[in-house]
RNA sequence: GGAGUCGGCCAGACAGCCGCUGUGCCUUCCGGCGCAGAGGAAAGUCCGGGCUCCACAGGGCAGGGUGCCAGGUAACGCCUGGGCGCUAUAAGGCCGCAAGGCCCCAAGGCGACGGACAGUGCAACAGAAACAUACCGCCGAUGGCCGGUCGUCGGACUGGAUCAGGCAAGGGUGAAAUCGUGCGGUAAGAGCGCACGGCCGGGCCGGUAACGGACCCGGCGGGCAAACCCCACCCGGAGCAAGGCCAAAUAGGCAGGCGCGUCCACGUGACAUAGGCGGCCCGUCGAAGCCUGCGGGUAGGCUGCACGAGGCGGCGGGCGACCGCCGUCCCAGAUGAAUGGCUGUCCACGACAGAACCCGGCUUAUCGACCGGCUCCCUUU
Numbered sequence: 001g002g003a004g005u006c007g008g009c010c011a012g013a014c015a016g017c018c019g020c021u022g023u024g025c026c027u028u029c030c031g032g033c034g035c036a037g038a039g040g041a042a043a044g045u046c047c048g049g050g051c052u053c054c055a056c057a058g059g060g061c062a063g064g065g066u067g068c069c070a071g072g073u074a075a076c077g078c079c080u081g082g083g084c085g086c087u088a089u090a091a092g093g094c095c096g097c098a099a100g101g102c103c104c105c106a107a108g109g110c111g112a113c114g115g116a117c118a119g120u121g122c123a124a125c126a127g128a129a130a131c132a133u134a135c136c137g138c139c140g141a142u143g144g145c146c147g148g149u150c151g152u153c154g155g156a157c158u159g160g161a162u163c164a165g166g167c168a169a170g171g172g173u174g175a176a177a178u179c180g181u182g183c184g185g186u187a188a189g190a191g192c193g194c195a196c197g198g199c200c201g202g203g204c205c206g207g208u209a210a211c212g213g214a215c216c217c218g219g220c221g222g223g224c225a226a227a228c229c230c231c232a233c234c235c236g237g238a239g240c241a242a243g244g245c246c247a248a249a250u251a252g253g254c255a256g257g258c259g260c261g262u263c264c265a266c267g268u269g270a271c272a273u274a275g276g277c278g279g280c281c282c283g284u285c286g287a288a289g290c291c292u293g294c295g296g297g298u299a300g301g302c303u304g305c306a307c308g309a310g311g312c313g314g315c316g317g318g319c320g321a322c323c324g325c326c327g328u329c330c331c332a333g334a335u336g337a338a339u340g341g342c343u344g345u346c347c348a349c350g351a352c353a354g355a356a357c358c359c360g361g362c363u364u365a366u367c368g369a370c371c372g373g374c375u376c377c378c379u380u381u
Stems, first nucleotide, its partner, number of pairs: 001377008010368001012346007020037007039352001043363002046361005051239004063235005068082005083113001084111004092103004114230002119228002121224002135171002137167003142164003145160006179197006198220005204213003243303004253294006261271003264267001275285003310329008347350001
């Protein structure tokens, strides 16, 4: 310098004018001045917690969740570091005239990654068989059967693949067929034996552990648990429309007080009273309710609600996630719901999108720009 890969960070900039929400000060009560005002995802509401109310002695069942190891954390299904498995490309190597193919595979990417000798179950199609199996095939040592030769008549030797039976090497099917290759062995075969390799277990060594390593000893019938299940650990329910406080009008409830009168010719009568017509007088309405207090609820208002697992800086510990100490800062709080609009200049022409109790994660969406780590290659010293 180039290529690849992983991560972090920013989210058009500046100025003017007009508005909106919160808040401080001044005020002659009209207003004026100042300060602050969305995000990295505010989103999906998928996990985990704080907070609030309800329930709760303790234990168990049911139900749900998590699942390699160690650590971080308030907690997690998250994060960090490690282990194991799978996997991609470059570089490298081999073959090839070439196109290309194969091997080995960096940084990386992915993994619900406990248990398959506790039990039950599943495996389409194909195939004989997916659990203990035999279609083609091989053998037929052994016991029969049918022959042959010999015979000292007790039998011996031998042929056939014919019956019983033995085998799982080879063929064929499949994603997968009961360790692989070779030699021995055998009637044919087979971890039956041996050598090398693979896997499992035990001891030994390294590691906190997952796990790894070489030798020895003992042994080799697979897969699926995002099938039931087993094991270990975790989990009470509902949610800011939680919850708390203040509290009209109208209509119910409870308590207290006042009133529901008098006359006649009996009517749409007269007179008077409580009460209404904004306080008083007049006037008028006016035979039945009226007034006061208490209590519950509704509308409405306040709160919860912005100081927090907080931001920034420094020092220290740790590989890291993260933790500790010190200093410093206050950083949206709406409730028909503010955070906007216009103009000008510049550039690399600006994406996805908008709080609603709060916080930690995950996932998804996203124009571009910048910075850094790691691996490989090239060049120079």
The prediction has a mean pLDDT of 77.
A computed fold for a 381-nucleotide RNA from a Thiobacillaceae bacterium, annotated as Bacterial RNase P class A.
It is recorded under the gene name rnpB.
Its Rfam family is "Bacterial RNase P class A". Rfam classes the family as a ribozyme.
NCBI's taxonomy places the organism under Bacteria, Pseudomonadati, Pseudomonadota, Nitrosomonadales, Thiobacillaceae.